This is a predicted structure of an 87-nucleotide RNA (c-di-GMP-I riboswitch aptamer) from Candidatus Aquidulcis sp. Taxonomically the source falls in Candidatus Aquidulcis (Bacteria, Bacillati, Chloroflexota, Candidatus Limnocylindria). Its mean pLDDT, the model's own confidence on a scale to 100, is 89. Its Rfam family is "c-di-GMP-I riboswitch aptamer". From the family's description: GEMM was predicted in a large-scale screen for bacterial structured RNA regulatory elements.
RNA sequence: CUCCGAUAAAGGCAAAUCCGUCGAAAGGCGGAGACGCAAAGCCACGGGUCUACGUUCCACUCGGAAUAGGAUCGCCGGGUUGCCGAA
Numbered sequence: 001c002u003c004c005g006a007u008a009a010a011g012g013c014a015a016a017u018c019c020g021u022c023g024a025a026a027g028g029c030g031g032a033g034a035c036g037c038a039a040a041g042c043c044a045c046g047g048g049u050c051u052a053c054g055u056u057c058c059a060c061u062c063g064g065a066a067u068a069g070g071a072u073c074g075c076c077g078g079g080u081u082g083c084c085g086a087a
Stems, first nucleotide, its partner, number of pairs: 004085002012037002017032006035074001041080003045077003048072003054067005
């Protein structure tokens, strides 16, 4: 240095839920709170999933269907950076 991940050490992040706020929504942000996580740090490059303002089509019955340019990195892969050092 690389691989790897311990009943190690120091720490870190923060699910659901509640409150507030932004958003058409999915969801994001802040506070409280911890389900869990060795990258549950970062990136939307590939796939998956979610939503449908807008657009298109159907209906004309107030609706229905399709579609990311939106979202999700705590869905997976990939890229990239990092703490510690037992076997």